The RNA shown here (SAM riboswitch aptamer (S box leader)) has 100 nucleotides and comes from a Cytophagales bacterium.
Model confidence (mean pLDDT): 84 of 100.
Rfam family: SAM riboswitch aptamer (S box leader). Gene Ontology term of the family: regulation of gene expression.
NCBI's taxonomy places the organism under Bacteria, Pseudomonadati, Bacteroidota, Cytophagia, Cytophagales.

[in-house]
RNA sequence: GAUUUAUAAAGAAGCAGGGAGAGAUCAGGCUCUACGAACUUCUGGCAACCUGCUACUGUAAGGUGCCACUUCCUGGCCAAUUUUGUUGGACAUAUAAAAU
Numbered sequence: 001g002a003u004u005u006a007u008a009a010a011g012a013a014g015c016a017g018g019g020a021g022a023g024a025u026c027a028g029g030c031u032c033u034a035c036g037a038a039c040u041u042c043u044g045g046c047a048a049c050c051u052g053c054u055a056c057u058g059u060a061a062g063g064u065g066c067c068a069c070u071u072c073c074u075g076g077c078c079a080a081u082u083u084u085g086u087u088g089g090a091c092a093u094a095u096a097a098a099a100u
Base pairs, nucleotide, nucleotide: 001100003098004097005096006095007094008093013043014042016040017039021032022031023030026075027074028073029072044067045066046065048064049063050062051060052059053058071092077089078088079087080086081085
């Protein structure tokens, strides 16, 4: 890197460094941002998966991960429909585990 499976309407901060963008890609919106974005260290926290314990339901926080807005919303593909909207699904993305 490709693959398989599961999950994605919950949850969770701050100082410092940095210096203009960010919210995965494309498009349209919307929101955040010099009252300091992305990114990095540190500290703190959350508890998605693995893991330990367990009164089998929780607990712990060891391994990854995560800590604005539903994966920010919608479209782009398919189906249904009360039809230019609504609903569902797929695709894609992200995280974990497995094996390669």